Large-subunit ribosomal RNA, domain II from a Candidatus Pacearchaeota archaeon, 711 nucleotides, folded computationally.
Context: one part of a larger RNA
RNA sequence: GCCAGGGAGUUAAGGUAAGUGGCGAGGUUAAGUUGCUUCUGCAACGUAGCCGUAGCGAAAGCGAAGCCGCGCAUCGAAAGAGAGGCGGCGUGUUCUAACAAGCAUUAGUCACUUGCCUUAGACCUGAAACCAAGCGAUCUACUCGUGAGCAGGAUGAAGCUUCCCUAACGGGGAGUGGAGGUCCGAACAAGUGCUACGGGCAAGUGCUUUGAUGACUCACGAGUAGGGGUGAAAAGCCUAUCUAGCUUGGCGAUGGCUGGUUCCUGCUGAAAUAUACUUUCGUAUAGUCUCUUGUUAGUUGGCCAACGCGGUAGAGUACGGAUUGGGCAUGCAGGCAUCUUUUGAUGUCGGUGUCCUUUUCAACUCCGAACGUGUUGGCAACGCAACAAGGGAAACAGGUGUGCGGGGUAAGCUUGUACACCGAGACCGGAACAACGGAGACUAAAGUUAAGGUCCCAAAAUGCUGACUAAGUGCAUCGAAAGGAGUCCUGAUUCUGAGACAGUGGGGAGGUAGGCUUAGAGGCAGCCAUCCUUUAAAGAAAGCGUAACAGCUCACCCAUCGAGAAUCAGGGCACUGAAAAUUGACGGGGCUAAGUCAGCUACCGAGACUUUAGUGUUUUUCCUUCGGGAAAAACAGGUAAGCAGGCGUGCUGUUCGGGUAGAAGCUUCUUCGUAAGAAGGAGUGGACCGAAUAGCAAUGAGAAUCCUGGC
Numbered sequence: 001g002c003c004a005g006g007g008a009g010u011u012a013a014g015g016u017a018a019g020u021g022g023c024g025a026g027g028u029u030a031a032g033u034u035g036c037u038u039c040u041g042c043a044a045c046g047u048a049g050c051c052g053u054a055g056c057g058a059a060a061g062c063g064a065a066g067c068c069g070c071g072c073a074u075c076g077a078a079a080g081a082g083a084g085g086c087g088g089c090g091u092g093u094u095c096u097a098a099c100a101a102g103c104a105u106u107a108g109u110c111a112c113u114u115g116c117c118u119u120a121g122a123c124c125u126g127a128a129a130c131c132a133a134g135c136g137a138u139c140u141a142c143u144c145g146u147g148a149g150c151a152g153g154a155u156g157a158a159g160c161u162u163c164c165c166u167a168a169c170g171g172g173g174a175g176u177g178g179a180g181g182u183c184c185g186a187a188c189a190a191g192u193g194c195u196a197c198g199g200g201c202a203a204g205u206g207c208u209u210u211g212a213u214g215a216c217u218c219a220c221g222a223g224u225a226g227g228g229g230u231g232a233a234a235a236g237c238c239u240a241u242c243u244a245g246c247u248u249g250g251c252g253a254u255g256g257c258u259g260g261u262u263c264c265u266g267c268u269g270a271a272a273u274a275u276a277c278u279u280u281c282g283u284a285u286a287g288u289c290u291c292u293u294g295u296u297a298g299u300u301g302g303c304c305a306a307c308g309c310g311g312u313a314g315a316g317u318a319c320g321g322a323u324u325g326g327g328c329a330u331g332c333a334g335g336c337a338u339c340u341u342u343u344g345a346u347g348u349c350g351g352u353g354u355c356c357u358u359u360u361c362a363a364c365u366c367c368g369a370a371c372g373u374g375u376u377g378g379c380a381a382c383g384c385a386a387c388a389a390g391g392g393a394a395a396c397a398g399g400u401g402u403g404c405g406g407g408g409u410a411a412g413c414u415u416g417u418a419c420a421c422c423g424a425g426a427c428c429g430g431a432a433c434a435a436c437g438g439a440g441a442c443u444a445a446a447g448u449u450a451a452g453g454u455c456c457c458a459a460a461a462u463g464c465u466g467a468c469u470a471a472g473u474g475c476a477u478c479g480a481a482a483g484g485a486g487u488c489c490u491g492a493u494u495c496u497g498a499g500a501c502a503g504u505g506g507g508g509a510g511g512u513a514g515g516c517u518u519a520g521a522g523g524c525a526g527c528c529a530u531c532c533u534u535u536a537a538a539g540a541a542a543g544c545g546u547a548a549c550a551g552c553u554c555a556c557c558c559a560u561c562g563a564g565a566a567u568c569a570g571g572g573c574a575c576u577g578a579a580a581a582u583u584g585a586c587g588g589g590g591c592u593a594a595g596u597c598a599g600c601u602a603c604c605g606a607g608a609c610u611u612u613a614g615u616g617u618u619u620u621u622c623c624u625u626c627g628g629g630a631a632a633a634a635c636a637g638g639u640a641a642g643c644a645g646g647c648g649u650g651c652u653g654u655u656c657g658g659g660u661a662g663a664a665g666c667u668u669c670u671u672c673g674u675a676a677g678a679a680g681g682a683g684u685g686g687a688c689c690g691a692a693u694a695g696c697a698a699u700g701a702g703a704a705u706c707c708u709g710g711c
Stems, first nucleotide, its partner, number of pairs: 001711006011120013026051003032045005055062002066089005074081002090105005123260002126257001130250006141224009150214001152184003155180001159176007188211003193207002196205002226242001228238003263646006273286005289392007298382003302379009314367001315365002320361003325356006332350001334349006398422010427438003442614007452604003455589003461601001463600006474591002482576002486573010503560005509533003514528003539554001542553003615636009647700001649697010665684008
C1' cells in the first nucleotide's frame, strides 16, 4: 500500500414542543401488598403524592357575571345569521385622592412515539499536564570500603661523595643520586578535526587527535530516590526516558482545538451581518433558512401621478480658508536712500485697509441635478402571497467584479458603501482560467439562436464593398514622456504662365577704409549713427575668413528652366524610445491578410429558446366502489441546514409458506425499479430458509497518520 473483519448521536431521569391514544372538571398512581405464571411477566389492590379546577398582589390580604359590536368558514334566493376568532363594556384584583393603566375572566391529565434542551464520559478518537501509592544508583553522578593496573625510552631537582676557590659565609667542577599534577610513546582513558560513514561495521563507528605516576584508570562490595538525589555547574546525570525518572491508579482527566462520523429518493434552501461578552478560530440574542399550526385580504423590488425629505456630482466665489498680478488710501511696526540742527520731511521697499483680477477647497456654499427615499392614489405582478405563534437549525474567518470613497509610492494591499456574481452554479465562449461575456442544468430526441466565431489544427465565408498599414506593426489585454521631410487624409494662409519653389549661369556697385576707439579696426573686437547715389538689384552688411587688408558666401536682382511650391494647424495608421535570466510563443501552424477601420449578407455555435414524448412535486377542478383515478396550470441547479417518504441487516410475536425431486452461501446471465435494491435462469454447494404484518435494535463503511489479521 491493497484486501477482509471491526469501527462513532446511545441509555436513564427531568423539562419542553408536536403527533397518536385513554379518561375528562377531572386525570394519574409511587413504594408496596395479594393472586396467577411458561420464572419472566401479567392482573387486581394501594389515592401518599403530583398536575388541573381562580385570579390579583412584594405582602398583609381581597376574591370573578356576564353583555354588546365586527366578522372567516358555514347556512341562506337575498337580507342576514354566524361555532372558533377579533374589538369594546362589565366583573375580580393591584395601584391611586381620583382618572388612567397592568393581569385574570375555565380544559386538563396520563401513557407511548419523535425532535430538541439539561444532568450524567453523553457522537467517536487524540494531549501536554496534575495528584497519589509503589519500583529503580546492574547505566550514570558523587561518596565510602577492599583490591588491581600503568611496555619501553628521555630529562636529570634536592641530598651525598670528591676536587678547587675563599678568613668565613658561600661558590664552582666532576661524580653519585633518582625528584616531577616533567617529556616521547604502548596498554588504558578521553573525544580535537573530518564534504569519511550516516536505511552504518556501530541507536554512534572509522581515521586523525589529547592524557598516559596522576585532581590517573579499573574491578567488586556498599550508600544517597523523584520537587528528591548527585553535580570541578552542561539545568548535566539518576537503566537508549529528565526544566522534575519509571510503573500502576484517580481516568473514559479536560480540550471553545485537529481529524473522522457508514443506505436511497423527494421538497425548500441559508449565512459569513448587527449588538454583547477576559470577546476576536467560541457563544448568546436579533437578521437570514426550514417545518407545523392559525388568522384573513392583502403584499411588492416594476410603472405613473400628487405632496414631502436630502445638499452629493457639477458649478460658483455671496460666507470661511488658501492663491497670482495690479490700482487706490494710509507714515503706519520696521529697513534703505536723500535732505535736515535734535527732531523731522520726502521717496521707495514693507505693513494695514479696500477695490479689480488669476487659481482653488473632504472638514467653503449665493446655488444645485441625476438619483435615492416617505405617505397617499391608480396600473401591473403575485396572492401556494403576506402576517402571527410555536418546533428545528445552520451561520456570525468570506471572496471577486463594477460604480463611488478613506489609508497607502504601490500591491493578487487594507478599510467602507451600493449592486451583481462565486461561495452553494453545471453548460457555451474567453488556448488553459471560483467569481469576465452568454446562459440559470427534471429525462430523452429534433430544430433555432446568444456570447463568440467561419485558411488548417477545429463546426462554419480563403464572403462582398471602401479605405489604411510595410512595421510580421498586428492577428484579445504591455507600454509613457520625448523625437523624426515614414505615409494617408482634412483645413487655413502666402507665392505662382506678369513664370513661383529647387537647381544652374551672371550680377551683388559708388560716396566709403561712415564716425569714434585702437598698435591696427578697411561691412564683419567694441561704441554711435545706419544716410545718400547709380540701379534690374545690391545691408554703412546675415555668416566664414585676415594681425589688419585681401579672399569665399548670403540677403537682393537678372537670365535659364516650366508647374506647382512654401508654411502652419488638426486627424488616421505606422517608426524610435523598448533591457532578464534553459529554446519559445499571435493557443499553434501560419498570415501582407488569415492585420486595422467602416459597412453589408450568409453560416457555425449552449443543457438558453421552440417543438415532441415522458417523470416527479405543489395547487385547483372533476369522478369515485373512498383504495384511488383523470385533467389543467405552475414548478423541478444547489453547500450548511430543516422537512417528507422509502430500501436493506439481525432478532421476537402472529399468520402463511419453501427445502436432499436440493435450503443458505458463492459464480455468472437476464428482467424490473428514479434509487437504496428486488426477482428469476444456469452452475456450484449439501442443510436449512423465507413472505406478509406488528414490534425491538450493539442496524448500513472509503477515509479517522483508525484497530486486528492476511498478502
Its Rfam family is "Archaeal large subunit ribosomal RNA". Rfam links the family to the GO terms structural constituent of ribosome and ribosome.